């Protein structure tokens, strides 16, 4: 120095050929209980690394940059 993957919720992760985001677990609230714990009801809590383009719309495509694993020299 090049190539190639990854980057979405508090943690792991999923998202189809572009149509305004989900799951588990944790978490909050409220029921139950003398109190906790446990059950049960309710809530997604997010600038989808970051900036640009492209589009009637973009996590998703294109450029550019960051981090961070792999790999070639």
């Nucleotide at each position: 120095g090049g190539g190639u993957c990854a980057u979405u919720a508090g943690c792991u992760c999923a998202g189809c050929u572009g149509g305004u985001a989900g799951a588990g677990c944790a978490c909050c609230a409220g029921a139950c209980u003398c109190u906790u714990a446990a059950u049960c009801u309710g809530g997604g809590u997010g600038u989808c690394c970051a900036g640009g383009g492209u589009u009637c719309g973009a996590a998703c495509c294109c450029c550019u940059g960051a981090u961070g694993a792999c790999u070639c020299a």